[in-house]
């Protein structure tokens, strides 16, 4: 140079065919228990779904440019 994957919460990922509240575990923060501390139980809050543009009546999901990272090929 070239192809091809991946970019969602502080972290580690789900989200399947585009549709009706954007989720789970850890982790933080607050209660319960405890003499207290860890553990345990219970509940909070935290997100421009990488930027930036199209296509759609609608898009984390399509599609195109770019950025960051990875893996082959030369």
């Nucleotide at each position: 140079g070239g192809u091809c994957c991946c970019u969602u919460a502080g972290c580690u990922c789900a989200g399947u065919u585009g549709g009706u509240u954007a989720g789970a575990g850890c982790a933080a923060c607050a209660g319960a228990c405890u003499c207290a501390u860890a553990a345990u139980c219970u509940g909070u809050g935290g997100g421009u779904c990488g930027u930036a543009g199209g296509a759609u009546c609608a898009u984390g999901c399509c599609c195109u440019a770019c950025a960051g990272g990875g893996a082959c090929c030369a």

A computed fold for a 74-nucleotide RNA from a Bacteroidales bacterium, annotated as transfer RNA.
It matches the Rfam family "tRNA". It is annotated as a transfer RNA.
Taxonomically the source falls in Bacteroidales (Bacteria, Pseudomonadati, Bacteroidota, Bacteroidia).